[in-house]
Context: one part of a larger RNA
């Protein structure tokens, strides 16, 4: 821009794209067959491999604004407690998220035509013949059928729901010229912001508010602060104290901060 008015929503599904794999055990069954020796088709189960998608309850990794512990230096007047610098200083852990090695689940079908084959009736050719007329089985493969996208499918589809003006003159009754009014429904910008995101764009909100921060309150992670007290000459241990402290998580809670606002789209639709 179009989709012959203008949005919101849900949707149909022409077309398209991706998968579509396998193996072994049990069982039918030591059964059919075979002289043994071996040793099935057809049917049922289970349980694996490789790949795929989802996902973070397990388990594991990471987790540079979480906690501990510690080395050498410097600062804060000094002790005592911090705090920076040293690969995040070095070790020991970890929430959320993101991940795989982890969890879950996928690969269906008594569809339909078929290929190679395998037949039926049959003739040409009183026979024979799967073929020439007619039929029928028969694949991991084609086509549907399942998943995903999809109306720019210009053949531009469906539903549903919402929005929008009056005079006056003139007319071929299609409309066209004035006047006043009137920006609807719905976007968009702006803000607060996400498990969405390079930007765009897509979700939730914007006071008739739980968006996002704070605050409380719990889950978790660290592992028992600092400062007292007590026992020890001290190092240091015991208590107070499953304490302190703490990022992303659930929650509640207007304390901040989403303020006022502008701009688009018209007026019944050839």
């Nucleotide at each position: 821009c179009g989709u012959a008015g203008g949005a919101u929503g849900u949707u149909u599904g022409a077309g398209g794209g991706g998968a579509u794999c396998u193996g072994u055990u049990c069982u039918u069954a030591g059964u059919a067959c075979g002289a043994g020796a071996g040793g099935a088709c057809c049917g049922g189960a289970a349980u694996g491999g490789a790949c795929g998608a989802a996902c973070c309850u397990c388990u594991a990794g990471u987790g540079u604004g979480c906690c501990a512990g510690u080395u050498g230096u410097c600062u804060c007047g000094c002790c005592a407690g911090a705090g920076g610098c040293a690969c995040g200083g070095c070790u020991g852990g970890g929430u959320a998220g993101c991940u795989a090695u982890g969890u879950u689940c996928g690969g269906u079908g008594a569809g339909g035509a078929u290929a190679a084959g395998c037949a039926c009736u049959g003739a040409a050719a009183g026979c024979a013949u799967c073929u020439a007329a007619g039929u029928g089985c028969g694949a991991a493969g084609c086509c549907c059928a399942a998943c995903c996208c999809a109306a720019g499918a210009u053949g531009a589809g469906a539903c549903a729901u919402c929005c929008c003006u009056u005079c006056c003159g003139a007319u071929u009754u299609a409309u066209c010229g004035g006047a006043a009014c009137u920006a609807a429904a719905g976007g968009c910008a702006c803000c607060u912001u996400c498990c969405a995101g390079a930007u765009c764009a897509g979700g939730a909100g914007g006071u008739u508010g739980a968006u996002a921060g704070g605050c409380u309150g719990c889950a978790g992670g660290u592992g028992u602060a600092a400062g007292g007290u007590c026992a020890g000459u001290a190092a240091u241990g015991a208590u107070u104290u499953u304490a302190g402290c703490c990022g992303a998580g659930c929650a509640g809670u207007a304390c901040u901060a989403a303020u006022u606002u502008g701009c688009c789209g018209u007026g019944a639709g050839g």
A computed fold for a 270-nucleotide part of an RNA from Desulfobacter sp., annotated as large-subunit ribosomal RNA, domain VI. The full RNA is in RNAcentral, with records from ENA. The coordinates come from a structure-prediction model, not an experiment, and the mean pLDDT is 87. The organism belongs to Desulfobacter, within Bacteria.